Large-subunit ribosomal RNA, domain II from an Erysipelotrichaceae bacterium, 680 nucleotides, folded computationally.
The full RNA is in RNAcentral, with records from ENA.
Model confidence (mean pLDDT): 86 of 100.
The organism belongs to Erysipelotrichaceae, within Bacteria.
Rfam family: Bacterial large subunit ribosomal RNA.
[in-house]
Context: one part of a larger RNA
RNA sequence: ACCGGCGAGUUACCAUGUCAUGCGAGGUUAAGUUGAAGAGACGGAGCCGAAGCGAAAGCGAGUCUUAAUAGGGCGAUAGUAUGAUGCGGUAGACCCGAAACCAAGUGAUCUAGCCAUGACCAGGUUGAAGUUAAGGUGAAACUUAAUGGAGGACCGAACCGACUCACGUUGAAAAGUUAGCGGAUGAGUUGUGGCUAGCGGAGAAAUUCCAAUCGAACUUGGAUAUAGCUGGUUCUCCCCGAAAUAGCUUUAGGGCUAGCGUCGAGAAGAGUCCUAUGGAGGUAGAGCACUGAAUGUACGAUGGCCACAUCUAGUGGUACUGAGUAUAAUCAAACUCCGAAUGCCAUAGUGAUAUGCUCGGCAGUCAGACUGUGGGUGAUAAGGUCCAUGGUCAAAAGGGAAACAGCCCAGACCGCCAGUUAAGGUCCCAAAAUUUAUGCUAAGUGGAAAAGGAUGUGGGGAUGCACAGACAACUAGGAGGUUGGCUCAGAAGCAGCCAUCCUUUAAAGAGUGCGUAACAGCUCACUAGUCGAGUGACCCUGCGCCGAAAAUGUACCGGGGCUAAGCAUGAUACCGAAACUGCGGAUUUAUACGUAAGUAUGAGUGGUAGGGGAGCGUUCCAUAUACGUAGAAGGUGUACCGUAAGGAGCAUUGGAGAGUAUGGAAGUGAGAAUGCCGGU
Numbered sequence: 001a002c003c004g005g006c007g008a009g010u011u012a013c014c015a016u017g018u019c020a021u022g023c024g025a026g027g028u029u030a031a032g033u034u035g036a037a038g039a040g041a042c043g044g045a046g047c048c049g050a051a052g053c054g055a056a057a058g059c060g061a062g063u064c065u066u067a068a069u070a071g072g073g074c075g076a077u078a079g080u081a082u083g084a085u086g087c088g089g090u091a092g093a094c095c096c097g098a099a100a101c102c103a104a105g106u107g108a109u110c111u112a113g114c115c116a117u118g119a120c121c122a123g124g125u126u127g128a129a130g131u132u133a134a135g136g137u138g139a140a141a142c143u144u145a146a147u148g149g150a151g152g153a154c155c156g157a158a159c160c161g162a163c164u165c166a167c168g169u170u171g172a173a174a175a176g177u178u179a180g181c182g183g184a185u186g187a188g189u190u191g192u193g194g195c196u197a198g199c200g201g202a203g204a205a206a207u208u209c210c211a212a213u214c215g216a217a218c219u220u221g222g223a224u225a226u227a228g229c230u231g232g233u234u235c236u237c238c239c240c241g242a243a244a245u246a247g248c249u250u251u252a253g254g255g256c257u258a259g260c261g262u263c264g265a266g267a268a269g270a271g272u273c274c275u276a277u278g279g280a281g282g283u284a285g286a287g288c289a290c291u292g293a294a295u296g297u298a299c300g301a302u303g304g305c306c307a308c309a310u311c312u313a314g315u316g317g318u319a320c321u322g323a324g325u326a327u328a329a330u331c332a333a334a335c336u337c338c339g340a341a342u343g344c345c346a347u348a349g350u351g352a353u354a355u356g357c358u359c360g361g362c363a364g365u366c367a368g369a370c371u372g373u374g375g376g377u378g379a380u381a382a383g384g385u386c387c388a389u390g391g392u393c394a395a396a397a398g399g400g401a402a403a404c405a406g407c408c409c410a411g412a413c414c415g416c417c418a419g420u421u422a423a424g425g426u427c428c429c430a431a432a433a434u435u436u437a438u439g440c441u442a443a444g445u446g447g448a449a450a451a452g453g454a455u456g457u458g459g460g461g462a463u464g465c466a467c468a469g470a471c472a473a474c475u476a477g478g479a480g481g482u483u484g485g486c487u488c489a490g491a492a493g494c495a496g497c498c499a500u501c502c503u504u505u506a507a508a509g510a511g512u513g514c515g516u517a518a519c520a521g522c523u524c525a526c527u528a529g530u531c532g533a534g535u536g537a538c539c540c541u542g543c544g545c546c547g548a549a550a551a552u553g554u555a556c557c558g559g560g561g562c563u564a565a566g567c568a569u570g571a572u573a574c575c576g577a578a579a580c581u582g583c584g585g586a587u588u589u590a591u592a593c594g595u596a597a598g599u600a601u602g603a604g605u606g607g608u609a610g611g612g613g614a615g616c617g618u619u620c621c622a623u624a625u626a627c628g629u630a631g632a633a634g635g636u637g638u639a640c641c642g643u644a645a646g647g648a649g650c651a652u653u654g655g656a657g658a659g660u661a662u663g664g665a666a667g668u669g670a671g672a673a674u675g676c677c678g679g680u
Base pairs, nucleotide, nucleotide: 001680002679003678004677005676006675011091012090013089014088016086017085018084019083020082021081022080023079026048027047028046032042033041034040052059053058062074063073064072065071094232095231097229101222102221103220104219105218106217112196113195114194115193116192117191118190119189120188121186123155124154125153126151130147131146132145133144134143135142159183160182161181163180164179166177167176198214200210201209202208207216235615236614237613238612239611240610245258246257247256248255249254259365260364261362262361263360264359265358266357271353272352273351274349275348276347277346278345279344285338286336287335291332292331293330295328296327297326298325299324303320304318305317306316307315308314368393369392370391371390372389373388374387375386376385377384398409399408400407413585414584415583416582418581419580420579424575425574426573427560428559429558433572435571436570437569438568439567440566446562452546453545456543457542458541459540460539461538463536464535465534473530474529475528476527477526479503480502481501484498485497486496509524513522514521586605587604588603589602590601591600592599593598616669618666619665620664621663622662623661624660625659627657634653635652636651637650638649640647641646
């Protein structure tokens, strides 16, 4: 891992609904007795109901409150017993799962410390104190030599340890091995016997050890501890079908009540949509009349500064400040002189549809997601976050978007080798137009992006110059006063400052740019000629261009490929889904008919949590009935039947039991629980 078996809403009592049955203003027995019996009979103690209200006295279909005959509260005739079933409570209460807590015991044969009694430490080295002798002294101290044999001394085996690398890591080993390493007469090592016990002991102290277990050992018990948590929870079909919100919560991944679902009953036609009419309101927008914000201009109070004057007073000026007034143009969620659309409330309708409400049983839901629209927050960021209002997903399959829960189309009862369409498409992959009309694009734009940039190109507008010759090109001129004045080393059109005239002219600046040290030189403005028809600067707009660099491999059309098979505006066909239609079938429900079975017509039949309904199968029991050695159950095969769970027949295997009908009772259905056991 697979296969097989086992494996989870049970039972008792109580309460409360529903259904069935009996009796009914009543219903019913319990223990017990009897009995072959768990049948039946007896047994009326007891229980529930038939009257309530009030704290009570008490009154009574009423009563209490109260001064009240007012108002208000609670009441004013169907139960009861048994069974089945839904749900709740108390119990382990659907099953498995803690870490823990407590009690009573068992452990110091491992290990820690201690006690008692024993044992062990090759060999080599160093040479303390003391002593002796000699020297030395008045005597000492002291010096030298020898002797001596101290030490948590030195080197190093046994022994004890464990510093490093490697190997080992389903090991040879649940801590080791090889090679090196530390201690090795000591706080040394070790044998045997003993002591200390878990709310504890021991600890040269590490949360270290206390039998491969230690921030509190192990065993048994309380015990099925508890688990608002995770996982699992076994046959089928039919009908309906949610929620991810509000309030409260030591509450936030849990609850309770409400909301939303379902089933039953009741009153009764309330609900929703559409149309019309009438209302309330201050949003979008707009506005500046209020409250504030905010800009320019004009006038301009107050204050400042300057000048004059200074006896009291003041007068004039002002590139300062700037209230206020006028005018022009603005801004606001907490501004409004105004003011929609929607939405909301109400009324009406031979309008459409079939919901809505009340009571009761049973729930689930309280993590929502994206998308359109209106907003807050954030950075007018987020697949962000928080509201509101629609949609879809959740709980929805099908077609489209290459692929793609939340986007677009569309809601799958079943069958059909029938038809029509939606979104989206029609060159090939790949069903259907290489369709049609008029334009645009040349960039593979299409088939990713901004500020900004540009004689790309199409359409529209307005404007200047032009046969008295424009624009472009070519030829010629572009002069004189003068090197204007100043400045400057120089400044002559051309560093800079000031001025910017006059003359000759067809025309020519006291000079447009280059240039020189300064001149020179080139050039432009301007003019004439040649030529001969358009030319220049703008505005709006369609489609394009540049701006444009990324990591495995083209890789920003799904691919091929496309100049349309791209874009815009039209037209006509066709394709295209589980949509719609057709034909056949099933089923639910309403209505009509019918005793019923059913028939007809209409409307339905996606579905998670969940509610309701109807069934299949397994084991056993009761009653009835049909089988089996002339072959039961079980196994294998099979083209049969049923809407499903399932059920036959036949063949073969097998070798002794086992069906069918109607009821009843449950250890009643397996694929999942890192499930348990077995096999391979």